[in-house]
Molecule: transfer RNA
Organism: Halolamina sp. R1-12
RNA sequence: GGGCCCUUAGCUUAGUCUGGUCUCAGAGCACCCGGCUCAUAACCGGGCGAUCGGUGGUUCAAAUCCGCCAGGGCCCA
Numbered sequence: 001g002g003g004c005c006c007u008u009a010g011c012u013u014a015g016u017c018u019g020g021u022c023u024c025a026g027a028g029c030a031c032c033c034g035g036c037u038c039a040u041a042a043c044c045g046g047g048c049g050a051u052c053g054g055u056g057g058u059u060c061a062a063a064u065c066c067g068c069c070a071g072g073g074c075c076c077a
Base pairs, nucleotide, nucleotide: 001076002075003074004073005072006071007070010029011028012027013026020060031047032046033045034044035043053069054068055067056066057065
């Protein structure tokens, strides 16, 4: 220098290909409250949380398409 992939709650991750009411972004773990127990764990009930790396664009409508930037990874030279 060239090519490709990843970036969604504290953590892991679904959804992105085929943009759409149905997910005003869902789940597990964690955390908080309660139950159960002599007590702890497990288990049961409830609660808390992300507008989707940043920014701009396309569109009636974007996590989902496009550009640029940032961070991480792989390959080629």